[in-house]
Context: one part of a larger RNA
RNA sequence: CUAUUGUUAAGGAACUAGGCAAAAUGACCCCGUAACCUCGGGAGAAGGGGAGCCGAUUUUGGUUAAAGAUUUACUCUGUAAGCUAAAAUCGGCCGCAGAGAAUAGGCCCAAGCGACUGUUUAGCAAAAACACAGGUCUCUGCUAAGUCGAAAGACGAAGUAUAGGGGCUGACGCCUGCCCGGUGCUGGAAGGUUAAGGAGAUGUGUUAGCCUAAGCGUGCAUUAAUGUAAGCAAAGGCAAAGCAUUGAACUUAAGCCCCAGUAAACGGCGGCCGUAACUAUAACGGUCCUAAGGUAGCGAAAUUCCUUGUCGGGUAAGUUCCGACCCGCACGAAAGGCGUAACGAUUUGGGCACUGUCUCAACAAUAGACCCG
Numbered sequence: 001c002u003a004u005u006g007u008u009a010a011g012g013a014a015c016u017a018g019g020c021a022a023a024a025u026g027a028c029c030c031c032g033u034a035a036c037c038u039c040g041g042g043a044g045a046a047g048g049g050g051a052g053c054c055g056a057u058u059u060u061g062g063u064u065a066a067a068g069a070u071u072u073a074c075u076c077u078g079u080a081a082g083c084u085a086a087a088a089u090c091g092g093c094c095g096c097a098g099a100g101a102a103u104a105g106g107c108c109c110a111a112g113c114g115a116c117u118g119u120u121u122a123g124c125a126a127a128a129a130c131a132c133a134g135g136u137c138u139c140u141g142c143u144a145a146g147u148c149g150a151a152a153g154a155c156g157a158a159g160u161a162u163a164g165g166g167g168c169u170g171a172c173g174c175c176u177g178c179c180c181g182g183u184g185c186u187g188g189a190a191g192g193u194u195a196a197g198g199a200g201a202u203g204u205g206u207u208a209g210c211c212u213a214a215g216c217g218u219g220c221a222u223u224a225a226u227g228u229a230a231g232c233a234a235a236g237g238c239a240a241a242g243c244a245u246u247g248a249a250c251u252u253a254a255g256c257c258c259c260a261g262u263a264a265a266c267g268g269c270g271g272c273c274g275u276a277a278c279u280a281u282a283a284c285g286g287u288c289c290u291a292a293g294g295u296a297g298c299g300a301a302a303u304u305c306c307u308u309g310u311c312g313g314g315u316a317a318g319u320u321c322c323g324a325c326c327c328g329c330a331c332g333a334a335a336g337g338c339g340u341a342a343c344g345a346u347u348u349g350g351g352c353a354c355u356g357u358c359u360c361a362a363c364a365a366u367a368g369a370c371c372c373g
Base pairs, nucleotide, nucleotide: 001368002367003366004365005364006363007362008361010359011358014357019354028050029049030048031047036041038171052093053092054091055090056089057088058087059086060085061084062083063082067077068076069075070073094098106352107351108350109349110348111347112346113344114343118130119129134169135168136167137166138165139164140163146155147154148153172339173338174337175336177269178268179267182266183265184262185261186260187259188258191257192256193255197251198250203245204244205243206242209238210237211236215232216231219228220227221226270288271287272286273285274284297331298328309325310324311323312322313321
């Protein structure tokens, strides 16, 4: 020096982010016990006192001769003495100390959050997170909805709407306001739109045929060359039916548009200007916009930026804390609002007790490190 442990003058949280750690309290008996309260609690509240050993007395039990009773039994009732248990009172004794060692709540006040017991990040988080009983909405009529599986099948359930699935909220108390314009869901079916399918107009291709026609051309004319009535016919044009292809009108569902309902469905819940006989403020008025403009309650809050807001309390001194105010940057009513007894290895502030946490360190023990051999 390190680890573990013990003791400490005076002070007693001045330490520190924070009483972290340590100290203190501690079992049993008696007295006594507040606010608040869901009358159960709170409560071991808090706060006090007692305790060893020896002797005596008293009281109350247990056991039980005698005695008594009857159903005559290993019966019942039952007192004294003795023994025994407990308690109380009085007297005495010893020590620093009598629950003589060890094991064995520290307590109180106020506030936040969560009702509670419970659950959770096996290995940095135990909580205000999750769950919860209760509340509410919604789906599901049984071959249920929902879930798993490719299917068979299984769970749901050997259940049946006081049942089962899902969402949100989260005991209890008082309550839960306005908005259905948007999104979603439910219902509706007149009109608009709308798929495949049905339907088949039209167009196109193909070509029997027709038109036109270069050219060829028996016959005829001509000595011949040549010309040409029929006939044949390249190229070009038109084109029925059939076939192929194209595919219009028309017909036609849900859906969407549309019409309603629904917020403990997703969600949303304004601005500007003026006005009262001091000033200030605005019960009041005007105007614009909206689907509707935040109601009750709470509020510098686990939410408040400005901000250590302002006032009060507590302290000698308080960015924290408590009580108010309301100017809510940016609370608000089942992503619930506000309260709330009890509960919490929860968070925050204060106090009593207590202490080496500290002023400020010292000594000692044990095990190491280290030094010498």
Background:
The part of an RNA shown here (large-subunit ribosomal RNA, domain IV) has 373 nucleotides and comes from an anaerobic digester metagenome. Model confidence (mean pLDDT): 86 of 100. It matches the Rfam family "Bacterial large subunit ribosomal RNA". Its family is annotated with ribosome and structural constituent of ribosome in the Gene Ontology. The RNAcentral record of the full RNA draws on SILVA.